[in-house]
Context: one part of a larger RNA
RNA sequence: CGCAGGAUAUUUGAGGGGAUCUGUCCUUAGUACGAGAGGACCGGGACGGACGAACCUCUAGUGUUCCAGUUGUCGCGCCAGCGGCAUUGCUGGGUAGCUAUGUUCGGAAUGGAUAACCGCUGAAAGCAUCUAAGUGGGAAGCCAACCUCAAGAUAAGAUAUCCCUCUUCCGUGGAAACACGGGAGACUAAAGACCCCUUGAAGACUACAAGGUUGAUAGGCUAGAUGUGUAAGUGCAGUAAUGUACUGAGCUAACUAGUACUAAUAGGUCGUGCGG
Numbered sequence: 001c002g003c004a005g006g007a008u009a010u011u012u013g014a015g016g017g018g019a020u021c022u023g024u025c026c027u028u029a030g031u032a033c034g035a036g037a038g039g040a041c042c043g044g045g046a047c048g049g050a051c052g053a054a055c056c057u058c059u060a061g062u063g064u065u066c067c068a069g070u071u072g073u074c075g076c077g078c079c080a081g082c083g084g085c086a087u088u089g090c091u092g093g094g095u096a097g098c099u100a101u102g103u104u105c106g107g108a109a110u111g112g113a114u115a116a117c118c119g120c121u122g123a124a125a126g127c128a129u130c131u132a133a134g135u136g137g138g139a140a141g142c143c144a145a146c147c148u149c150a151a152g153a154u155a156a157g158a159u160a161u162c163c164c165u166c167u168u169c170c171g172u173g174g175a176a177a178c179a180c181g182g183g184a185g186a187c188u189a190a191a192g193a194c195c196c197c198u199u200g201a202a203g204a205c206u207a208c209a210a211g212g213u214u215g216a217u218a219g220g221c222u223a224g225a226u227g228u229g230u231a232a233g234u235g236c237a238g239u240a241a242u243g244u245a246c247u248g249a250g251c252u253a254a255c256u257a258g259u260a261c262u263a264a265u266a267g268g269u270c271g272u273g274c275g276g
Base pairs, nucleotide, nucleotide: 001152005163006162007161008160009159010158011157015149016148017147018146021049022048023047024046025045026044027043033038051106052105053104054103055102059100060099061098062097066093067092068091069090070089071086072085073084074083075082076081110144111143112142117137118136119135120134164275165186166185167184168183169182170181171180172179173178187273192270193269194268195267196212197211198210199209200208217263218262219261220259221258222257223256224255227251228250233246234245235244236243237242
């Protein structure tokens, strides 16, 4: 820009893309078959491999925003307690998120038309012949079915809902009401969208999604969860290092819930007036 008014939702599916894998074991059954050796079709069940998707409860990893231990050195006047630097100084753990080695699931069933091939009926050609007329079966393959994108599918689809004016003049038609076409004036600026702002398990930007006081969108605060592992301080014991009691203490990121305390204020722009 188009989709003959403008919007907001929900959809149909022309067409496209993805997927399509495979093994072992048990059973049927030591049955059919076979002198024996051996050893099935058909059907039922279980467990795997590779591949793929989603997810983070478990296991495991990361986790320079959490906790603790500890070395050297510098600083806060000193002690104590802390902070800086040394690869995050080093070390032991670890929430959320992101992950695989982890968990769950998938390629199933079915139908149609067929290939090679196997048939039925059957002439040309009194026989024979699956083929010439006619008519069956038949594959991991083809078309559907499964998952997904999809109306720029310009043949531009469908459904629901929402929104938008009066006066006057001229012309045509008419008995008139009125309708249609053209012009003028006044008023109006809808529904909705965007800008802007608070943000996000969305993201390069954009887009998408949540929200903007009729508000839990983010921060803060409160409570909880989780992690770390018994803080500081004081008392007691010990010459002291240290131990011990208050104490599962103190601290605690990205998690969960509540709560308007802070910030989403105010405002602006586009979009018109019933539609060849």